[in-house]
């Protein structure tokens, strides 16, 4: 340099054009308990890597850029 894949909550990931973007773990609060854990209930946390384009509508499709991984030269 070229090709392919990945980037979504603190972490691991789902969501592959349509309503307020979700799950598990973690975190916070309450209940329970002598205390903790477990269990139960509730809650916070996201410019969906950035920009532009297509579309009535984009996390999703296209282009460029940034970061990471693999392969080739």
């Nucleotide at each position: 340099g070229c090709g392919c894949c990945c980037g979504u909550a603190g972490c691991u990931c789902a969501g592959u054009g349509g309503a307020u973007a979700g799950a598990g773990c973690g975190c916070c609060u309450g209940c329970c308990u002598c205390c903790g854990g477990a269990g139960c209930a509730g809650g916070a946390a996201g410019u969906c890597g950035g920009a532009a384009g297509u579309u009535c509508g984009a996390a999703u499709c296209u282009u460029c850029c940034c970061g990471g991984g693999c392969g080739c030269g």